[in-house]
Context: one part of a larger RNA
């Protein structure tokens, strides 16, 4: 020096990306317990008090168990009385020992604000456990049963020995309040008048050859389905949701007006956000000092409503910040014991 340990003056997170690691908390009974809340919780909230042994109350209490014996009858593995013996808390009072009585082992640290996800659950066997997946709930959509759909050249099987309160697919993701406008594009559904459209059907005209009959080739009009064009519907289908100019009696701002474009120009709610480039935005709070944090503002580079929006009790080996307690994380290191390594023999 390495591994794993116990100890430390004063300070107590000054360490560090970060309290990582360590320390601390820890049991039982009783008292007591906030905001918020879906009234269940939160909660072991928080915060306190007691705790050993000996004696007395009581030669062992309350309570439990229940023998002998007795009584009765319906004569039984019966009922009632009885109370021996055994077991045995908890409490009060008094005394007593130690520095220390939950004495060892064992054995929650707690509180406050916030993001995300409702929750228990699942996951990258071997660098990721999460905010990702799932979930109950919600919605759309397909499917009438020989179902849709899936596997399989097929037979057949699953779906299902089920039958629309069922089954398949897709999206969202408890709950609460809600879910705005756009069908022009793409998709899907419906429509069938017209246009276009293959094989097929059709065979005018023409060509080769032949004396001719004929044979052969080419081939216009016409016929002709779905599809596409076309006409509608549909956004909890894929998706989308503007610009410029002027204007109020200081200034600023612009309720208001004009104009261009669009299928329609972002509603409610939220907002420097897991989204904000400029940016350490500005103001307030916390600190002596805060690029993080919390609360606001709104100028949203580039939030926004089931690609869900905004809230939300509980839950979380989740994320950020912070208070208390605590400590060798640190100021700043020190000595100690063990094993190994190392050195000498």
């Nucleotide at each position: 020096c390495u591994c794993g340990g116990g100890u430390g003056a004063a300070g107590g997170a000054a360490c560090u990306a970060g309290g990582c690691a360590a320390a601390a908390u820890g049991g039982u009974g009783c008292c007591g317990u906030a905001a918020c809340u879906u009234c269940g919780g939160g909660a072991g909230a928080a915060g306190g008090c007691a705790c050993g042994c000996u004696g007395g109350c009581a030669u062992g209490u309350a309570g439990g168990u229940g023998a002998a014996g007795g009584a009765c009858c319906u004569c039984g593995c019966g009922u009632c009385c009885g109370g021996a013996g055994c077991c045995g808390a908890a409490g009060c009072c008094a005394g007593u020992c130690g520095a220390a009585g939950a004495u060892a082992c064992c054995a929650g640290c707690u509180g406050g604000c916030u993001g995300c996800a409702a929750c228990u659950g699942u996951u990258u066997a071997u660098u990721a456990a999460a905010a990702a997946c799932a979930c109950a709930g919600c919605a759309c959509u397909g499917u009438g049963c020989a179902a849709a759909c899936a596997c399989g050249a097929a037979a057949g099987u699953g779906g299902a020995c089920g039958u629309a309160u069922a089954c398949g697919g897709u999206g969202u993701g408890a709950c609460g309040c809600c879910u705005g406008c756009c069908c022009g594009g793409u998709g899907c559904u419906g429509g069938a008048a017209g246009g276009u459209u293959a094989a097929u059907a059709g065979g005018a005209a023409g060509a080769g050859u032949g004396c001719a009959a004929g044979c052969u080739c080419c081939g216009a009009a016409u016929u002709g389905a779905a599809g596409c064009c076309c006409c509608a519907g549909u956004a909890a289908a894929c998706g989308g949701c503007g610009g410029c100019c002027g204007u109020a009696a200081c200034a600023c701002u612009g309720a208001c007006g004009g104009u261009c474009c669009u299928a329609a120009g972002g509603u409610a709610g939220c907002g420097a956000a897991a989204u904000u480039c400029c940016u350490u935005g500005u103001c307030g709070g916390g600190u002596a000092a805060g690029u993080u944090c919390c609360g606001a503002c709104c100028c949203g580079c580039a939030c926004g409503a089931a690609u869900g929006g905004c809230g939300u009790a509980a839950c979380g080996a989740u994320u950020u910040c912070u208070c208390c307690a605590c400590u060798g994380u640190c100021u700043c290191c020190a000595a100690c014991a063990u094993c190994a390594a190392u050195u000498c023999a």
Overview
Large-subunit ribosomal RNA, domain IV from Amphizoa insolens, 345 nucleotides, folded computationally. Model confidence (mean pLDDT): 88 of 100.